Predicted 3D model of a 500-nucleotide part of an RNA (large-subunit ribosomal RNA, domain I) from Hydrotalea sp. The full RNA is in RNAcentral, with records from ENA.
Context: one part of a larger RNA
RNA sequence: AGCAUUUUGUGGAUGCCUUGGCGUAUAGAGGCGAAGAAGGACGUGCCAGACUGCGAAAAGUUCAGGGGAGCUGUCAAGAAGCGUUAAUCCUGAAAUGUCCGAAUGGGGAAACCCCUCUCUUUUUAGAGAGAUUCUUUGGUUGAAUAAAUAGAUCGAAGAAAGCAAACCCGGAGAACUGAAACAUCUCAUGUACCCGGAGGAAAAGAUAUCAACGAUACGCCGUUAGUAGUGGCGAGCGAACGCGGCAGAGGCCAAUGCCUCUAUCCAUUGUAACCAGAAUGGUUUGGAAAAGCCAGCCAUAGAGGGUGAUAGCCCCUUAUGGGAUGAAUGAUGGAAGAGGAUUCGAGUAGGGCGGAACACGUGAAAUUCUGUCUGAAUAUGGGGCGACCACGCUCCAAGCCUAAGUACUCCUAUACGACCGAUAGUGAACAAGUACCGUGAGGGAAAGGUGAAAAGCACCCCGAUAAGGGGAAUGAAAUAGUAUCUGAAACAGAAUGCUU
Numbered sequence: 001a002g003c004a005u006u007u008u009g010u011g012g013a014u015g016c017c018u019u020g021g022c023g024u025a026u027a028g029a030g031g032c033g034a035a036g037a038a039g040g041a042c043g044u045g046c047c048a049g050a051c052u053g054c055g056a057a058a059a060g061u062u063c064a065g066g067g068g069a070g071c072u073g074u075c076a077a078g079a080a081g082c083g084u085u086a087a088u089c090c091u092g093a094a095a096u097g098u099c100c101g102a103a104u105g106g107g108g109a110a111a112c113c114c115c116u117c118u119c120u121u122u123u124u125a126g127a128g129a130g131a132u133u134c135u136u137u138g139g140u141u142g143a144a145u146a147a148a149u150a151g152a153u154c155g156a157a158g159a160a161a162g163c164a165a166a167c168c169c170g171g172a173g174a175a176c177u178g179a180a181a182c183a184u185c186u187c188a189u190g191u192a193c194c195c196g197g198a199g200g201a202a203a204a205g206a207u208a209u210c211a212a213c214g215a216u217a218c219g220c221c222g223u224u225a226g227u228a229g230u231g232g233c234g235a236g237c238g239a240a241c242g243c244g245g246c247a248g249a250g251g252c253c254a255a256u257g258c259c260u261c262u263a264u265c266c267a268u269u270g271u272a273a274c275c276a277g278a279a280u281g282g283u284u285u286g287g288a289a290a291a292g293c294c295a296g297c298c299a300u301a302g303a304g305g306g307u308g309a310u311a312g313c314c315c316c317u318u319a320u321g322g323g324a325u326g327a328a329u330g331a332u333g334g335a336a337g338a339g340g341a342u343u344c345g346a347g348u349a350g351g352g353c354g355g356a357a358c359a360c361g362u363g364a365a366a367u368u369c370u371g372u373c374u375g376a377a378u379a380u381g382g383g384g385c386g387a388c389c390a391c392g393c394u395c396c397a398a399g400c401c402u403a404a405g406u407a408c409u410c411c412u413a414u415a416c417g418a419c420c421g422a423u424a425g426u427g428a429a430c431a432a433g434u435a436c437c438g439u440g441a442g443g444g445a446a447a448g449g450u451g452a453a454a455a456g457c458a459c460c461c462c463g464a465u466a467a468g469g470g471g472a473a474u475g476a477a478a479u480a481g482u483a484u485c486u487g488a489a490a491c492a493g494a495a496u497g498c499u500u
Base pairs, nucleotide, nucleotide: 001499002498003497004496005495006494007493008492009491015485016449017448020420021419022417023416024415025414026413027412028411029409030408031163032162039100040099041098042055043054044053046078049075050074051073061094062093063092064091065090066089070082071081072080105114106113107112115130116129117128118127119126120125132160133159134158135157136156137155138154139153140152141151167199168197169196170195171194178185182232209215210214219246220245221244222243223242229237230236250401251400252399253345258340259339260338261337262336264335265334266333267332268331269330270329271328274322275321276320280295281294282293283292284291296313297312298302304316305315306314350374351373352372353371354370355369356368357367360386381396382395383394384393385392436443437442456484459471460470461469462468
């Protein structure tokens, strides 16, 4: 030095576990905001760094209900206190609620600076008001222009704004890409991105529709059908009628109807903390019994979790019942009251030009929309039936409303899973959108496990009043010692044997 065996260290795989995630189903909710939101800054405790709560009344104040012995949130002890004169805690309703933020008295480099007025003996202070726009209403003024009006200005009342995950409607609208290049085309049924707006759904909707027997609002699903078509007839794009389902509902235009609202009344139907809640003993092993053995019991309860190993009968629960004739509060319908809209649709239908939407790229191109120029008829009328004409059939535009079936899930509750189990599952099981990086937009981690219980090693010794270790002690176990369950491999050392 090599090989082998044993052993120790290093390391943190594996196994087991789960506080956290993921998904689905059902039900709820589908908004919050000038009565100041969402989101923050700064404070707030006996000591106070982070989280949580709260707001100068600051881990809290008041009231009502519940509850009944412990409590002063967590990391996380300590100190000092509180509580059967009912605390802590839970539910509901109130009060307080600094500063920023739509932020709204003015300003501003957010969480800061500065001001005016009114009231008040907390007077070196306290309380309140003061943005803009619109609507309604009242006052003072007031042109061209005589009266008046427009306008100006000053009040009062009300509304708006801003935020929010997706779903929805409207406006505006790409390119990469595909066409094996590329320009029409496609990507894209106008997708992504941007803007405006609304609701719990939105939108659409009671035929100037289809059809050719006749049917009868709209929407969604399946089919029709990758069909008919469209298309540098390339790549591609791509219906409808009909049929089968879900659901079904029709109304109004001057009023006994419809729509909206309500500090009122009636009816129906939800939502809380919490309470009661059955039934087991012995023995053996063991550190510990829930295990084994023996003998019982309950069950409208043998879902689940915990307890020193695996518990129907130990604990929390569970079935069921109460609380509940509901404190407080919501939804739906009706009554009553109040308010509001609507005259059968003309600068419309149609036409020319230019575009766009229709599955349909201008095409034989109907139908729909309209930037521009035009421009009818009035039920003895008008539109459609894919150029156009005739006949026939069918419908009545240019006014309004309309539930359900449909879409979605920031969020709440419950239940479930041939979903994950710490390199997985959310990026995040831990002070995670944290630490850290970036001027910034933005990017973005790692990190779980002693033990049943801290019983977390008193005391002695070595050492420097260390680190670390040896005894002793605890414990079932300390090779479970907080660098803590298990503890693989790489890697490193030691001992023994063999070879050189």